[in-house]
Context: one part of a larger RNA
C1' cells in the first nucleotide's frame, strides 16, 4: 500500500416532533379613496439594531363596555423609573390624533424634495398660525364674435360627480404563435392566451315576429342527458349541436303610437294648424288597443314604495360550566395494581412517559354601555271587465333584396337564420315574419323601444370546522430578520437556514495552557443531551492482526 477489526474525527442521512404550509366545507363579506385609498418614506422606546404597533397628541389619547391582579409588545436577558383593586396591563365598541410621498390636486420634481399666490387672525413688522388654490363631467349664473335674432366661444359659482388602487369571476373592443394535420396553405391550436374598456356581489340572458310537428310546448339561465349521435371536414387532421327527456330555481312587467287635456314656441285667410314639453289614456297575436253605444264595479297579483314587524333575530368582548384518590416502578406517573366517581361534558390541547374527573376546554345554558342590523307574516298603496258598431293606432332608411364579411357545430355549400359594411329600398291586419334554398298549402308567432329578482360562475379576506394532504431536499418561493440575503443598469430572478433539557439546573470552584483556544478534575442532570435531540453512509486518522 491493501485487507479485517476496534477506537474516534468530519458529515448530517434517517427516526421521532412541528410552530408553517396544502387542499376543502358551512356561514359571512364581496370592496377602499378627495373626510386623501392601496403602497410607502422618515420618525416615535430609560437604554432600541431587527420585527410589531404607532405618528410631533407617535409601542401611544379620550370614552363607552368585558375582565379581574398584576403589568410596561415580540427576538432578549439584565438594570433604572414607573403603573395598578381610586381596577391598571389585556379584549371589543365609539372618537381624537395620524409628518412626508402616493390618484396626489396651489406650481415644479430625479417620490417621500424645492418653490409659491390669494383670505383671516397674531406679530417684537423679521415673520408666524389657520384655512385656501389641479383637471374633467353636470349643473346654475353673468356675459359674448362671424351674423340682425341667436349660436359657438369666455367668465364666475357649488360641501354635485369623477380620478387612484383591487385575487378570481363577468361582459364588451381588438386579436397571435410554437402546435396537430407526423411537411405545409384551408385548416387546428383558439376567439385560447395577451392588451384595451367597463361593471357588479356577481355578470350577462330573459318574458317569443321562440319551438314543434299535424301532437302539442310556452321568458332567461345552469346541471344530467340526448351524444360523440345528425352533421361539418384538405370528407385529412379534426369540430360538433339541437329537438325532445329529466332536474335546480320560478315572476313578470313598462313604454312608443290611436284618443283626451294643459302649457310653450312658430305660422295664420283668426276658424284654425305644426312643433316641443307635461298630464292621462295603452300595451297585444284565439289580434289587441282607441273612438262611438250599451252593460258591469271584484276575484286575483305585487320584484318597487310606504307603514309595521323592529332598533327586534342576530353580529363584534365574554360568562356559568360536572366527576378522583391511594399503590407500586420510575428523575418525574397521565403507567401498573386497588377501590370510586361524572357524563346533554369519553372533541381536542397541555402537564417531568399513556389523564372523562389535574390545568384549558367539551356538551348545555346565559350575556352587551355602544357600533351594526335583517326577513317571513300583515297593512296601506297600485295594477287589474263585457258585448256591439267604426277602420284612427300598433315602433322604417326599418324588414327585403344585390355586393362584401362575419356569426352559427355548419369551411359557399342545396345554406336558411342572426350580425355588419356598402348600393338599392317595402307593406300596415284584406298586415307582417319564420316553419334550413325556393313556391304552395297548413301551422305558428308579432321585428324595426326597454325593465326584470332566483337557480349559476368566483374567493383578495374574516368565522367556524374537516383531511386513507406534507412533515424541513416535502408542504407556499418562504415553519426562522423571506419576496429578506444575494445576483442584475434595469424589466427582473431569487436561496440557505426549524429540534439542549422537564426545568438553565447553560459547569461555582482547583490544575495545565499565552489572564487564549482547549483540556482534565469538580459540580449540574434522568442523561451531557455542553450550544447541543437521534447522529447512517461517502471520506479522514490512531492503534492491533494478516497479506505484499
Nucleotide at each position: 500500500g491493501g485487507c479485517a477489526a476496534u477506537a474516534g474525527g468530519c458529515g448530517g442521512a434517517u427516526g421521532c416532533c412541528u410552530u408553517g404550509g396544502c387542499g376543502c366545507u358551512a356561514g359571512a363579506a364581496g370592496g377602499c379613496g378627495a373626510u386623501g385609498a392601496a403602497a410607502g418614506a422618515c420618525g416615535c422606546g430609560a437604554u432600541a439594531g431587527g420585527c410589531u404597533g404607532c405618528g410631533a397628541a407617535a409601542a401611544g389619547c379620550c370614552u363607552c363596555g368585558g375582565g379581574g391582579a398584576g403589568g410596561a409588545g415580540c427576538c432578549g436577558a439584565a438594570u433604572a423609573u414607573c403603573c395598578u383593586u381610586u381596577g391598571a396591563u389585556c379584549c371589543g365598541g365609539g372618537g381624537g390624533u395620524u409628518u412626508c410621498u402616493g390618484a396626489a390636486u396651489g406650481g415644479g420634481g430625479c417620490a417621500a424634495c424645492c418653490c409659491a399666490g390669494c383670505a383671516u387672525g397674531c406679530u417684537a413688522c423679521a415673520g408666524c398660525a389657520u384655512g385656501u388654490u389641479a383637471c374633467c363631467u353636470u349643473g346654475g349664473u353673468c356675459u359674448g364674435a362671424a351674423u340682425g335674432u341667436a349660436u359657438a366661444g369666455g367668465a364666475c359659482c357649488a360641501a354635485a360627480g369623477g380620478g387612484g388602487c383591487u385575487a378570481a369571476c363577468g361582459c364588451a373592443g381588438g386579436g397571435a404563435a410554437g402546435u396537430g394535420a407526423a411537411a405545409c396553405a384551408u385548416c387546428u391550436c383558439a376567439g385560447u392566451a395577451c392588451c384595451u374598456g367597463u361593471a357588479g356581489g356577481a355578470a350577462g340572458a330573459g318574458a317569443a315576429a321562440u319551438c314543434a310537428a299535424a301532437c302539442g310546448a310556452g321568458a332567461c339561465u345552469c346541471c344530467c342527458u340526448u351524444a360523440g349521435u345528425a352533421g361539418u371536414g384538405g370528407c385529412g387532421a379534426g369540430c360538433g349541436a339541437a329537438c325532445g327527456g329529466g332536474g335546480a330555481u320560478c315572476a313578470g312587467c313598462c313604454u312608443a303610437a290611436a284618443c283626451c287635456g294643459a302649457u310653450a314656441u312658430g305660422u295664420u285667410a283668426c276658424g284654425a294648424u305644426a312643433u316641443g314639453u307635461c298630464g292621462g289614456g295603452g300595451u297585444u297575436g284565439u289580434a289587441g288597443g282607441g273612438c262611438c253605444u250599451g252593460c258591469a264595479u271584484c276575484a286575483u297579483u305585487g320584484a318597487u314604495c310606504u307603514g309595521c314587524g323592529a332598533g327586534u333575530a342576530g353580529g363584534c368582548a365574554g360568562g356559568a360550566g360536572a366527576a378522583g384518590c391511594c399503590u407500586c416502578u420510575g428523575g418525574a406517573a397521565a403507567g401498573u395494581g386497588g377501590c370510586u366517581c361524572c357524563a346533554a361534558a369519553g372533541a381536542g390541547g397541555g402537564u417531568g412517559a399513556a389523564a372523562g374527573a389535574c390545568c384549558c376546554g367539551u356538551a348545555u345554558c346565559c350575556g352587551a354601555a355602544a357600533c351594526u342590523g335583517a326577513a317571513a307574516a300583515c297593512a296601506g298603496c297600485a295594477a287589474a271587465g263585457c258585448a256591439g258598431g267604426u277602420a284612427c293606432c300598433u315602433g322604417a332608411g326599418u324588414a327585403c333584396c344585390g355586393c362584401g364579411g362575419g356569426g352559427c357545430a355548419c369551411g359557399u355549400g342545396a345554406a336558411a337564420c342572426c350580425c355588419c359594411g356598402u348600393g338599392g329600398g317595402a307593406a300596415u291586419c284584406u298586415g307582417g315574419g319564420a316553419g334550413g334554398a325556393c313556391c304552395a298549402u297548413c301551422u305558428u308567432c308579432c321585428a324595426a323601444g326597454g325593465c326584470u329578482a332566483a337557480g349559476u360562475a368566483c374567493u383578495c379576506u374574516c368565522u367556524a370546522g374537516c383531511g386513507a394532504c406534507c412533515g424541513a431536499u416535502a408542504g407556499u418561493g418562504a415553519a426562522c430578520u423571506a419576496g429578506u440575503a444575494c445576483c442584475g443598469u434595469g424589466a427582473g430572478g431569487g436561496a440557505a437556514a426549524g429540534g439542549u433539557g422537564a426545568a438553565a439546573a447553560g459547569u461555582a470552584c482547583c490544575c495545565c495552557g499565552u489572564u487564549g483556544a482547549g483540556g482534565g478534575g469538580a459540580g449540574u442532570u434522568a442523561a451531557a443531551a455542553g450550544a447541543c435531540c437521534u447522529g447512517a453512509a461517502a471520506c479522514c486518522u490512531a492503534u492491533u492482526g494478516c497479506c505484499u

Large-subunit ribosomal RNA, domain I from Desulfovibrio cuneatus DSM 11391, 548 nucleotides, folded computationally. Its Rfam family is "Bacterial large subunit ribosomal RNA". It was read from a public genome assembly. The coordinates come from a structure-prediction model, not an experiment, and the mean pLDDT is 82.